[in-house]
C1' cells in the first nucleotide's frame, strides 16, 4: 500500500440566567407550607412488545390425555427460542493461475506496454427451523404412458383362453419426458413418531388508610308528637331522629427502584462465562418533571479567498427517538464521527 472484514466507544462540549420533578439540610410557622442554600434528573435502542426470567394474586394431591414449544454435539446462564466453542453444507476480495484473442498506444516486424472480456479458490469473516423418511399415513407442478402398489409407451421369447382377429398372464430388452421413472426416491415449514420443557393473569398485579353524600345494620328516643322554624316561652309543623359498627367510592400511601446492579484490578477459561478484592449509589414521576433563551469554542454543512496547508464569512446542533415494576436477550430506526484488532496479497528494508 491494495483487498476484505470484525469487536468496542461517542451520539456536541463549557458558562451565566429563567424554570419544572424528586431528596437532603437550615429558619419561620400550631399545622398546612413559606424562603434559602446544597445535591441528582432519558436511552443506545428509553422503540416493537417477540422470546425468557424477578415479583405479586388466583388454581393446584398424585399420575396419564389433550394443547402449546423447543430439537447437529458440548458448554454457560435465573431462565431463553439467548450467548460460545466445535464439526458439517453453502457464501466469501484483491492478487495470482488458464482460456480468448477484442481495444488503445508503440514498432518495417516479431514482439512490447497498458485496459478490457471468460473461467478457476480460499483466508478473515458471514449465512443456516438442521431429530427420525426402515411405524404409519398424505402430497410430489409442468412434461410425460406412468410421480411411487400403473386402467403399462414399445420390443422379444413364453404360456393360458379363443376357429381367427384378439385378450389375459408371466419375464427379459428398450426409447422418450422429467428435479425424480421403482432405488430403502423427495417432502416432517403436511399429519405423525422421538427427546425435553411449559398452570393461568399481570404494577390498571397486589397491599394499607380512608372523607363528604346515599344507602346497610345493632341500639335508643318519636304519632302520648322526636327532629325543625328557634337561644328560652308560646305557637307553626306532621316523620323521622341520634348514636355506634361495617363495606364501597373520591383521595392519600406502599408496590418503587440496592440491583441475576455498576466501575477497576487480578485470577480460571479457546469463549461465551465464572470467581475473589477495592470503589461506588447513578431518574422514580404517576394525565406523568427531565426545558427555555444568551455568549464562546469544537463536528457537520453552504459561499468565497488560496498552488496548498489553511483563512474568512453564513448556519445554529443537526440522525433514530423518549423512560412508566424490574432485569436477561431477540428484532427494528439512527446524522456524523473516534479507537483497537484480524485476513490474504504486493513492494521496499
Nucleotide at each position: 500500500g491494495a483487498a476484505g472484514c470484525a469487536a468496542g466507544c461517542c451520539a456536541g462540549a463549557c458558562a451565566g440566567c429563567c424554570g419544572c420533578c424528586g431528596g437532603c439540610c437550615a429558619u419561620c410557622g400550631c399545622g398546612a407550607g413559606a424562603u434559602g442554600g446544597c445535591g441528582g434528573g432519558a436511552g443506545g435502542a428509553a422503540g416493537g412488545u417477540c422470546c425468557g426470567g424477578a415479583c405479586u394474586c388466583c388454581a393446584c394431591a398424585g399420575a396419564g390425555c389433550a394443547g402449546g414449544g423447543u430439537g447437529a454435539c458440548g458448554g454457560c446462564u435465573a431462565a431463553c427460542g439467548g450467548c460460545c466453542g466445535u464439526a458439517c453444507g453453502c457464501u466469501g476480495a484483491a492478487a495470482g493461475c488458464c482460456c480468448a484473442g477484442c481495444c488503445g498506444g508503440c514498432g518495417c516486424a516479431a514482439g512490447c506496454c497498458g485496459g478490457g472480456g471468460g473461467g478457476u479458490a480460499u483466508a478473515a469473516g458471514g449465512c443456516g427451523a438442521g431429530g427420525a423418511a426402515u411405524a404409519g399415513g398424505g402430497c410430489c407442478a409442468c412434461a410425460g404412458a406412468g410421480a411411487c402398489g400403473a386402467g403399462u409407451c414399445c420390443c422379444g421369447c413364453g404360456g393360458a383362453c379363443g376357429c381367427a382377429a384378439g385378450u389375459c398372464c408371466a419375464c427379459g430388452g428398450g426409447g422418450g419426458u422429467g428435479a425424480a421413472a421403482c432405488g430403502c426416491g423427495g417432502u416432517a415449514a403436511c399429519c405423525u413418531c422421538c427427546a425435553c420443557c411449559c398452570g393461568g393473569a399481570g404494577c390498571a398485579a397486589u397491599u394499607c388508610c380512608a372523607a363528604a353524600u346515599a344507602g346497610g345494620c345493632a341500639c335508643g328516643c318519636a304519632u302520648u308528637g322526636a327532629g325543625g322554624c328557634u337561644g328560652c316561652u308560646c305557637g307553626c309543623g306532621g316523620a323521622g331522629c341520634g348514636u355506634g359498627c361495617g363495606g364501597g367510592u373520591a383521595g392519600g400511601a406502599a408496590g418503587c427502584u440496592u440491583g441475576a446492579g455498576c466501575c477497576g484490578u487480578g485470577g480460571a477459561g479457546c469463549a461465551a462465562u465464572c470467581c475473589a478484592c477495592g470503589g461506588c449509589c447513578u431518574a422514580g414521576a404517576g394525565g406523568a418533571a427531565u426545558g427555555g433563551c444568551u455568549g464562546u469554542c469544537a463536528u457537520a454543512g453552504c459561499g468565497g479567498g488560496g498552488c496548498a496547508a489553511c483563512c474568512c464569512g453564513c448556519c445554529g446542533u443537526a440522525a433514530c427517538a423518549g423512560a412508566a415494576u424490574c432485569c436477561g436477550g431477540c428484532c427494528u430506526a439512527u446524522c456524523g464521527g473516534c479507537u483497537u484488532g484480524c485476513u490474504u496479497c504486493a513492494c521496499a528494508c
Bacterial RNase P class A from a Bacillota bacterium, 349 nucleotides, folded computationally. RNAcentral holds the sequence, with entries from ENA. The prediction has a mean pLDDT of 76. It is recorded under the gene name rnpB.